Predicted 3D model of a 251-nucleotide part of an RNA (large-subunit ribosomal RNA, domain VI) from a soil metagenome.
Context: one part of a larger RNA
RNA sequence: CGUUAGAAGUUUGAGAGGUUCUGACUCUAGUACGAGAGGACCGAGUUGGACGAACCUCUAGUGUAUCUGUUGUGGCGCCAGCUGCAGUGCAGAGUAGCUAUGUUCGGAUGGGAUAAGUGCUGAAAGCAUCUAAGUACGAAACCCGCCUCAAGAUUAGACUUCUUUUAAGGGUCGUAGUAGACCACUACGUUGAUAGGCUACAGGUGUAAAGGCAGUAAUGCCAAAGCCGAGUAGUACUAAUUACCCAUAAG
Numbered sequence: 001c002g003u004u005a006g007a008a009g010u011u012u013g014a015g016a017g018g019u020u021c022u023g024a025c026u027c028u029a030g031u032a033c034g035a036g037a038g039g040a041c042c043g044a045g046u047u048g049g050a051c052g053a054a055c056c057u058c059u060a061g062u063g064u065a066u067c068u069g070u071u072g073u074g075g076c077g078c079c080a081g082c083u084g085c086a087g088u089g090c091a092g093a094g095u096a097g098c099u100a101u102g103u104u105c106g107g108a109u110g111g112g113a114u115a116a117g118u119g120c121u122g123a124a125a126g127c128a129u130c131u132a133a134g135u136a137c138g139a140a141a142c143c144c145g146c147c148u149c150a151a152g153a154u155u156a157g158a159c160u161u162c163u164u165u166u167a168a169g170g171g172u173c174g175u176a177g178u179a180g181a182c183c184a185c186u187a188c189g190u191u192g193a194u195a196g197g198c199u200a201c202a203g204g205u206g207u208a209a210a211g212g213c214a215g216u217a218a219u220g221c222c223a224a225a226g227c228c229g230a231g232u233a234g235u236a237c238u239a240a241u242u243a244c245c246c247a248u249a250a251g
Stems, first nucleotide, its partner, number of pairs: 001152001005165003009161001015149004021049007033038001051106005059100004066093005071086006110144003117137004169246004173189005194239003197235005203228003211222004
C1' cells in the first nucleotide's frame, strides 16, 4: 500500500513444511509341523539403539558484577581492617540463565484408493480360466490422519463470526521482559506490583569486623556467623508525571 466505512477480538484452512526408522527378549509354545534333529505363522507384552522436540526437578558443565582462601607489589600515616594491579593474579566452591552427558515425550491407532500378488463369479472357447463385463482382498510406498505455519488464498479476486457505533481505537512517551541487533512482540503506567528499593524466604559461600574469654604464640570459642547477581512472595518507599499526535467514515 492492498483487501472499499473505521476499529478491537475470534476463527476457517486453499496451500506449504515436518514426522514416517529399527533391534533384542518374554508369553502364546517346546505348541502347530516333523521319524528325529529341529521348530514356527498369527497374536500379546517388556526393554533397547539411532533420530527428533521440549525442558532444567535430578546428574553434569559454564556461571570475568556471588562467597571464601592465598602469593607478590602499590595505596588508605602506622597496627588492625580494607582496596588497586598482576590472564577473573592464582586457587576452592557456586544461584539464576544458557546447556547435554541429564529428564520427559514422539514415530502410533485408524480410514481411502492401490502395486506385485491372492481370489469370487464368468464367457469369448458347452470344458477350463482372477478378466474380457462385474466383483473381493492386498505394502514401511500414495492420499488422509498426527504436528507446525498459513486469507498478499489479489488468476476465476482477498474467508468466517462476534462486539462497537459518530467515538471507538491506535501511536508518541515512560517502567520493563516470557521478547529482542534496530524495529517488532509481550506486560504494565497510580482504578498500579512494570522495574528498582525494602522485608521475608529459598539458594550460594562457610563461621565476618569489633570486643571479650582461653592460649607464650599460631589459633580456638562467643558464631549455621557475616556477606550475597539474576530466584519466589509481599510491600507504593522511588520511577512509570503532565501532556501531545494520528484517526474519528470511502466512492

The RNAcentral record of the full RNA draws on MGnify. The coordinates come from a structure-prediction model, not an experiment, and the mean pLDDT is 83.